[in-house]
RNA sequence: UAGUAGCUCAAUGGCAGAGCAUUCGGCUGUUAACCGAAGGGUUGUAGGUUCGAGUCCUACCUGA
Numbered sequence: 001u002a003g004u005a006g007c008u009c010a011a012u013g014g015c016a017g018a019g020c021a022u023u024c025g026g027c028u029g030u031u032a033a034c035c036g037a038a039g040g041g042u043u044g045u046a047g048g049u050u051c052g053a054g055u056c057c058u059a060c061c062u063g064a
Stems, first nucleotide, its partner, number of pairs: 001063003006020004014051001022038005044060005
């Protein structure tokens, strides 16, 4: 200093999202491409502060 979906990354203390991937559908003579939809999260672990924590504080774990 970083840790959030399978991967890459967002999210001003106020409903956890996007792209890629996966699955399904549309389109196409077929595949790819393209278009649409769906599924997928103990936000590293344990505590604390707060009406409310991914976000602030403490300890620990892992990586650099």

A computed fold for a 64-nucleotide RNA from a bovine gut metagenome, annotated as transfer RNA.
Rfam family: tRNA. It is annotated as a transfer RNA. About the family: Transfer RNA (tRNA) molecules are approximately 80 nucleotides in length. Its family is annotated with triplet codon-amino acid adaptor activity in the Gene Ontology.